[in-house]
Molecule: SAM riboswitch aptamer (S box leader)
Organism: Metabacillus arenae
RNA sequence: CUCUUAUCAAGAGAGGUGGAGGGAAGUGCCCUUUGAAGCCCGGCAACCAACAACAUUUGUUUGAAAUGGUGCCAAUUCACACAAAGCAAUUCGCUUUGAGAGAUGAGAG
Numbered sequence: 001c002u003c004u005u006a007u008c009a010a011g012a013g014a015g016g017u018g019g020a021g022g023g024a025a026g027u028g029c030c031c032u033u034u035g036a037a038g039c040c041c042g043g044c045a046a047c048c049a050a051c052a053a054c055a056u057u058u059g060u061u062u063g064a065a066a067u068g069g070u071g072c073c074a075a076u077u078c079a080c081a082c083a084a085a086g087c088a089a090u091u092c093g094c095u096u097u098g099a100g101a102g103a104u105g106a107g108a109g
Base pairs, nucleotide, nucleotide: 001109002108003107004106005105006104007103008102013041015040016039017038021031022030023029026080027079028078042073043072044071047069048068049067051063052062053061054059077101082098083097084096085095086094087093
């Protein structure tokens, strides 16, 4: 980097450092010197492993805990962007579902 698969409506500091940016990309809309990113500490969750129970063709099962490996800590994955259906009707529009894109875990190449 590519492919497969699961999840993405919840949750998470009024700390230190740092100094201007950040929210993937386009459009928009936001956050930010009443202090951005990054780093440290802290926290949330519980995907994988490990653990217990159950099953037993070895797990698309249940549970507890958070020990190890990640992950995450403004706004629904901030919204829209494409397709379908429905609604509305003064063009802008609204709702639902899906696709696409993206993020993270696990596995494969």